């Protein structure tokens, strides 16, 4: 610090996700030790048992038992021992300390100030001044007596630091300033004098008490600023806000009364409502921030719910009282008791969190003169890996790189120095041994000092001695033995270190995201190996970071999500130049304060570390005070630039009223006139012979105003469009004058706002939602036609939205970038014009810098700045529910959430497509000839059948394809009957030469008998081949997979493309090159050109034909010359032809013309050929998971007495039947006969086979000849000559059919062929459709070859005969290049929209139910305070002795808790039904979007329809193109 995912790929917007760091944690696995933390996050859920707050005998009277003592009547009594035990009276403490976070949005907390409390103030320091003298009582006790019990009653005693008066009163309190008022207690130690009732009394010290100052601590109240979330909570409030005057109170105050006023709060969020204790701090993060308040610290609130006083210095009290209530427990049923949110523990609840432990030894806390007691505070010990820290499980050496495992190209790699094995070492744990520190006080004694009158008593310091440890014999030190006891965990597909194998086959499973898994998974399972962490390791929750993903630092709004339709104008935020003052913000010093701990810096101390601890620093704040005056800001004077005003023009479809006008359409009259009109792609409905339409003449009406008219004007926008008055807004120019900042912005608020729409009254020509009818179509609720109502228009409301857009808010100021137009206005110059420059306001193109993601924008910014508003935060749900507001409605406005998806989206990029567009090309179309499609026969191929009809090919590019040839056999299918190391290949062992003959069974395979033969090599053991026969490694497989696969092949396509270096351009993909003008067959070539240049292709080299030449001359050839049987037969020839080597020839080379002085391209001439002469091989990057596992080769699966081998026989040849490629025909350009010519190319020894004879022939018989320019096949047919048939189902045509033969063959029955006689079918030129073919072509004749024993109408190949026809490029099909759109990129067989209908999900409505809170009225009213009392009652004080004061009961009265009724709010659950959303595989309709998507989409608004939609109006371009019915889907 990134980083992985949208796209074929790119940048950009965004969003999800990861790696990090942390936790009171939880769970899976594994698990040595130690040391410091920490440990109910849930039920403020109920609690059984024990323990947590007591102490003081120096405040006080009693005083069991136990021992002593004395007396004794032996029953006992009396004193003592005590500080005894145990209650009671009395005081101080139970308001600390320890738990928890229900409650509280609040002066609660946090920071910082204040005054009315500073005496109502315990204990504590310090000062003053006191403590004199009297009296009553109640408990305890005793004795009666109720109750089960708790717990009383009644009477009598009786003490005090208990209580009450009297005195006294420095300073205290009240005062009307004269006055008045009000206190107290003793106890202990010790003692030299006096005095004594021998108790003491006096002094004294101490510790107490009383009053009263002052401190210190703690506490009470004020207040400023800080302090979650909702406005879909906007208005709250009657003691409410204030005053006067009472009451309270420690104490200010509506704190509380009574009266008077009508006030207080609140957009700077009151009120409501829903969540929290608050801090210091903690955890992230660079930081600013964002999340959090476990532990430890300060604060608050609570104590089983609620309400209440009481006591007290302190409480409305956690282990105190009283009522209410709910529970739980005793009960004799009459009543009583209780509160673990204290330690410890029980149950519940939960993922989940500990001993019913030791000790008061330390620290501190309560009493108490102490000793001391008490102490679940606390110190410590158990449990838990729950966190952080720290150690260990060895160390060194050790290659035969052992064995094992794993892989493996069969070599070998790899675990690996790992291991073993050999020398070491003992941390830690065992086990013995020794062993600290926390302890300091106390105690007694002493010494010396204060206090004193004191050598007592205290107090203070010193010395001596003496006791005190829970943890614990723990820390640490030793010693011994022996590698001994001591690793796992998660990961290895990317991010993200870390790979192989088997298994499994879209199953099982995985997953943090993207995604793995459908037979070769590095992603699932296991293994081996590896890679991280390590006593832990992973998952899971959670938090911040990454995330600039709420952006203060740190984002944005033209098209990605975001500018309100548009104005005016509140409150707010901003605000010209300058003078002076101020000092509120701003800046700097100080002072105070900001707790401690934490963090961070330097040290220290446990061996280190965590961890403890000693200094600093910082705590970024607050507050006070001093000072500074630039800039906000405030008051002040003063300018004129910014804003207005006036005075003169100018332009305008700018607004509002009210006339006027002509074209035209529509409609009514008359006329003249006939048979149509209108529509349309083509029609039809419709009008019209009752006279339409068409034309001439008048009338009526109602809307809209051609031309001018323009990226022209005008206005805020929305919008304005004849013309003519009236009325009024605003704009611009020029030049002087005033005013003098009056200013921008602009929440909320107001007013304006196209169309559609709504209400009332009007109008109504044309047009036109609904609606009707005709077409079309599968259908058509559309599109097209004909008609047609609301509605368009008026008047007055209403409404309030638009793709209301420039998808751009307003206002202001800058730029060294300018060019051209346009419409207002002014100024200058002239040559006075359709004139030039200059300047200003408007509006338009282009462009530079600069912005931007890119496209773009570019002075009219989207640039650089500055001020205000308003929006935005992934995509879907959804602008939607339900809520508030508004509207007569239809609706608008505000505006969510659950759920779901990892995209969605913008620009640009390259392809692919378009029923976009330009150019070009092909037998593509056309113009031709000739078929196919209709017959009959062959041949494939589908479908049926079948035991089997073997398999493969399936649009072009499968179908006379593999198959260049199925009668066995092939052959792979069926049936039957047969074999298992196998028909074939190594390897081993045994016999045996190999081999061979004959017979018998059997369909055969095969089984049995049977015969003959005993080779070769040898170092004499044995050994090669062969054959049988046995073991097991193994063969075999035309069994899957062409979607594992090589390798051949098709196909676009012999189309002209397809790439690349360097360079330039772009943020990238990608451009450029390759586009562009020409020109070719050609990306052929030229020119132009930020491109140069190259590769594959193309052509051209390579074959063959065509012409000529050289060479050679046999088996070919014969001109000449001889010769002849007349046959180049033969001498000879080497000219020709030919053969088959080598050359030449053809290159736009010449001319001419066009064209750009180019390339080319016309047309010539010469030439055999002429513009690539003609044909052929020759197939560029690529595509189509194209075809083939059956050619063959291969992985990986399956089969192994069988899916292998081998036999016989069948099928591969089957036939209601669709289909394709052939043959032959249909006949006179022709059948027959019958005579007469010309070929090329090929093949032959298991071959081709002459001649001759035989046979009507197929054919036999013959054998010559030939390994081939020599010999055969082999007569070439069409053609030519003649003859005949005369338009017929024929003398056409030849199918099937019956005989009856030939061949090859082991065998022609299923199931060849071929002759020969005889039959002699359909068929008369073939709908829709479709095929080929531009010259030696097409058509047409026939020959030959491969296979192959035989068995072409088919394939390959020759030659002979030999036409027609191309105006063109509009269309159809294919393809090539430029462009344009695109929501597609598996690429239009693409995508994708809505209903239905099945699941499932989560929500909204919904008669209501059923709970919580809550407001407002009444109702009732325990305790208890406070106030009243006329009943009752009563120790101290007074008292004139009656009685008073003064208290207590009891009754009233106000407030009030819990509870009671009504009636309303808000909120949750749930609800018969019922709406729309999402999600899912696959389905129905159907084609609505994207291409001009077949009707351009889209926005509003309106009506209609099975759904997408579809009409009407108004708007926008975020539309192609410059032209014709309609047509779905993958």
């Nucleotide at each position: 610090c990134g980083a992985g995912u949208u796209u074929g790929a790119u940048c950009a917007u965004g969003g999800c996700u990861c790696a990090g760091a942390u936790u009171g944690a939880a769970c899976g696995c594994u698990g040595g030790c130690g040391g410091u933390a920490u440990g109910c996050u849930u039920a403020a859920c109920a609690c059984a048992u024990g323990c947590a707050a007591g102490u003081c005998g120096a405040a006080c009277g009693c005083g069991a038992a136990c021992g002593g003592u004395a007396c004794u009547u032996c029953g006992g009594u009396a004193c003592u021992u005590a500080u005894u035990a145990g209650a009671g009276u009395g005081g101080c403490g139970g308001a600390c300390g320890g738990g928890u976070g229900c409650g509280u949005a609040a002066c609660g907390c946090g920071u910082g100030g204040g005054a009315a409390u500073c005496u109502a103030u315990g204990c504590c320091c310090a000062g003053u001044a006191g403590u004199g003298g009297g009296g009553u009582a109640c408990a305890a006790c005793a004795u009666g007596u109720g109750g089960a019990a708790a717990c009383g009653c009644a009477u009598g005693c009786u003490a005090a630091u208990a209580c009450c008066g009297c005195a006294u009163a420095c300073g205290c309190c009240c005062u009307a300033u004269g006055g008045g008022g009000g206190a107290a207690a003793g106890c202990a130690g010790g003692g030299g004098a006096u005095c004594u009732u021998c108790g003491g009394a006096c002094c004294u010290u101490g510790c107490g008490c009383u009053a009263u100052u002052g401190g210190a601590g703690a506490a009470g109240c004020c207040u400023g600023c800080g302090u979650c979330g909702g406005a879909u909570u906007a208005g709250c409030u009657a003691g409410u806000u204030g005053g006067u005057g009472g009451g309270g109170u420690a104490a200010a105050g509506g704190c509380c009364c009574a009266c008077c006023a009508a006030g207080g709060c609140g957009a700077c969020g009151a009120u409501c409502c829903g969540u929290a204790g608050c801090u210091g701090g903690u955890c992230u993060g660079a930081g600013a921030g964002g999340a959090u308040g476990a532990u430890c610290a300060g604060c608050c609130a609570c104590a089983c719910u609620g309400g209440g006083a009481c006591u007290g210095a302190g409480a409305c009290a956690c282990g105190g009282c009283c009522c209410a209530g709910a529970c739980u427990c005793c009960u004799a049923c009459g009543g009583g008791a209780g509160g673990c949110a204290g330690c410890a523990g029980u149950g519940g609840g939960g993922a989940a969190u500990a001993u019913u432990g030791g000790a008061c030894a330390a620290u501190g806390g309560g009493c108490g003169c102490a000793a001391g007691c008490c102490u679940g505070a606390u110190c410590c010990a158990g449990c838990a890996a729950u966190a952080c820290c720290g150690c260990g499980u060895g160390u060194g050496u050790g290659a035969a790189g052992a064995a094992g495992g794993c892989c493996u190209u069969a070599g070998g790699g790899u675990u690996g120095u790992a291991a073993a094995g050999c020398a070491c070492u003992u941390u830690c744990a065992g086990u013995g041994g020794g062993g600290a520190a926390g302890a300091a006080a106390g105690g007694u004694u002493u010494u010396g000092g204060g206090u004193u009158a004191a050598u007592a008593c205290c107090c203070c310091a010193g010395g001596a001695u003496u006791u005190u440890g829970a943890c614990g014999g723990u820390a640490c030190c030793u010693a011994c033995a022996g590698a001994a006891g001591a690793a796992g965990c998660a990961c290895c597909g990317g991010c993200u270190a870390a790979c192989u194998c088997c298994g499994u086959g879209c199953c099982a499973g995985c997953a943090g995201c993207c995604g793995c898994g459908g037979u070769a998974a590095u992603a699932c399972g296991g293994a081996g190996g590896g890679u991280g962490c390590a006593a832990g390791c992973g998952u899971u929750a959670a938090u911040c970071g990454g995330a600039a993903u709420u952006a203060c630092u740190g984002g944005g709004c033209g098209u990605a999500a975001a500018g309100c339709g548009c104005g005016c104008g509140u409150a707010g935020g901003c605000g010209g130049u300058u003078u002076g003052a101020u000092a509120a913000g701003u800046c700097a010093g100080a002072u105070g304060u900001g707790a401690a701990a934490g963090c961070c810096c330097c040290g220290g101390g446990c061996u280190c570390a965590a961890c403890c601890u000693g200094g600093g620093a910082a705590c970024u704040g607050c507050a006070u005070u001093u000072g500074a005056a630039a800039c906000u800001g405030u008051c002040u004077g003063a300018c004129u630039a910014g804003a207005g005003u006036g005075u003169g023009g100018u332009a305008g479809a700018g607004g509002g009223a009210g006339g006027u006008g002509g074209a035209a359409u529509u409609c009514c009259g008359c006329g003249u006139g006939u048979a149509g009109c209108g529509g349309u792609g083509a029609a039809a409905u419709g009008c019209g012979u009752a006279g339409a339409g068409a034309u001439g003449c008048g009338g009526a009406g109602g809307a809209a105003c051609a031309c001018c008219a323009g990226u022209g004007g005008c206005g805020a926008a929305g919008g304005c469009g004849a013309u003519c008055u009236c009325c009024u807004g605003g704009a611009c120019c020029a030049a002087c004058a005033c005013u003098g900042a009056c200013g921008c912005u602009g929440a909320g608020g107001u007013g304006c706002g196209a169309a559609a729409g709504c209400g009332u009254g009007g109008g109504g020509a044309g047009c036109a939602a609904a609606c009707a009818g005709g077409a079309u179509u599968a259908g058509a609720u559309a599109c097209c036609c004909u008609g047609g109502u609301a509605g368009u228009c008026c008047a007055c409301g209403c409404g309030g939205u638009a793709a209301a857009c420039g998808a751009u808010g307003u206002c202001u100021a800058c730029u060294u970038a300018g060019c051209c137009g346009u419409a207002g206005g002014g100024a200058u110059c002239c040559u006075u014009g359709a004139g030039g420059u200059c300047u200003u306001u408007g509006u338009g193109g282009c462009g530079c810098a600069g912005c931007u993601a890119a496209c773009g924008c570019a002075a009219u910014a989207a640039g650089u700045u500055g001020a205000c508003c308003g929006c935005c935060u992934g995509g879907g749900g959804a602008g939607u529910a339900g809520g508030g507001c508004c509207g007569c409605a239809a609706g608008g406005u505000u505006a969510a959430a659950a759920c779901u998806c990892a995209a969605a989206u913008g620009a640009a990029u390259u392809g692919a497509c378009g029923g976009g567009g330009g150019c070009c090309c092909g037998c593509a179309c056309a113009a031709g000839c000739g078929g196919u499609g209709g017959a009959g026969c062959a041949u494939g191929u589908g479908g049926u059948u079948u035991a089997a009809u073997u398999c493969g090919a399936u649009g072009c590019a499968a179908c006379g394809c593999g198959a260049a040839g199925a009668a066995c056999c092939u052959u792979a299918c069926c049936u039957g009957g047969u074999c298992u190391u196998g028909a074939c290949a190594u390897c081993c062992u045994g016999c045996g030469a190999a081999c061979u003959u004959u017979c018998u069974a059997g369909a055969g395979a095969u089984a049995g008998a049977u015969u003959g033969g005993u080779g070769c090599c040898u170092u004499c053991g044995g050994g090669a081949a062969c054959g049988c026969a046995g073991u097991g490694a193994c063969a075999g497989g035309u069994g899957c997979u062409g979607c594992a696969u090589g390798g051949c092949u098709g196909u676009c396509g012999u189309c002209a493309g397809c790439u690349c270096g360097u360079g330039u351009c772009g943020u990238g993909a990608g451009a450029u090159g390759u586009u562009g003008g020409g020109u070719u067959a050609a990306g052929u070539c030229c020119c132009g050109u930020a491109a140069c240049g190259a590769g594959c292709g193309c052509a051209a080299c390579c074959c063959u034909u065509g012409u000529c030449c050289u060479u050679a001359g046999u088996u070919g050839c014969c001109a000449g010359c001889g010769g002849u049987u007349c046959g180049g037969c033969c001498g000879g020839g080497a000219a020709c032809u030919c053969u088959a080597a080598g050359g030449a020839g053809a290159c736009u080379g010449c001319c001419g013309g066009u064209g750009a002085c180019a390339a080319a391209c016309c047309g010539g001439a010469g030439g055999a050929a002429g513009g690539u002469g003609g044909g052929g091989a020759u197939g560029a990057c690529g595509u189509c998971a194209a075809g083939u596992c059956a050619u063959c080769a291969u992985g990986g699966c399956c089969c192994u007495u069988a899916u292998g081998g081998g036999c016989a026989g069948g099928g591969c040849g089957a036939c209601a039947c669709g289909c394709g490629u052939g043959c032959u025909a249909c006949a006179a350009u022709g059948g027959a006969c019958g005579g007469u010519a010309c070929a090329g190319a090929g093949g032959g020894c298991u071959g081709c086979g002459a001649a001759g004879c035989c046979g009507c022939g197929a054919g036999g018989u013959g054998a010559a000849g030939c390994c081939a320019a020599u010999c055969c096949c082999a007569g070439a047919a069409a053609a030519c000559c003649g003859u005949u048939c005369g338009u017929a189902g024929u003398c056409c045509g030849g199918a099937u059919u019956g005989g009856a033969g030939u061949c090859u063959g082991c065998a022609a029955c299923u199931c060849g062929a071929c002759u020969c006689c005889a039959u002699g079918a359909a068929g008369u030129c073939g709908g829709a459709a479709u095929c080929g073919c531009u010259a030696g072509u097409a058509a047409u004749c026939g020959c030959g070859g491969a296979u192959c024993a035989g068995a072409a109408c088919g394939c390959c190949g020759c030659g002979g005969u030999g036409a027609a026809u191309a105006c063109g490029u509009u269309c159809c099909c294919g393809g090539g290049c430029c462009u344009u759109g695109u929501a597609c990129a598996c690429a239009c067989c693409g995508c994708c929209c809505g209903u239905c209908a099945c699941a499932c999900c989560a929500u909204g409505g919904a008669a209501g139910u059923u709970g919580g809170u809550u407001g407002c009225a009444c109702c009732a009213g325990a305790a208890g305070u406070c106030g009243g009392u006329a009943g009752c009652u009563u120790a101290a004080c007074c008292u004139u002795a009656g009685g008073g004061a003064g208290g207590g009961c009891g009754c009233c009265g106000c407030c009030c808790a819990c509870g009671g009724u009504g009636u309303g709010g808000c909120u949750a659950a749930u609800g018969a039904c019922u709406g729309g959303g999402g999600u899912g595989a696959a389905g129905u309709c159907g084609a609505a979007a994207c291409a001009a998507g077949g009707u351009a989409g889209c926005c509003g608004u309106a009506g209609g329809g099975g759904a997408a939609c579809c009409u009407g109006c108004g708007g926008c371009u975020g539309g192609a193109a410059c032209a014709c019915c309609u047509c779905c889907u993958u």

A computed fold for a 1530-nucleotide RNA from an uncultured prokaryote, annotated as small-subunit ribosomal RNA. The RNAcentral record of the sequence draws on ENA. The prediction has a mean pLDDT of 84.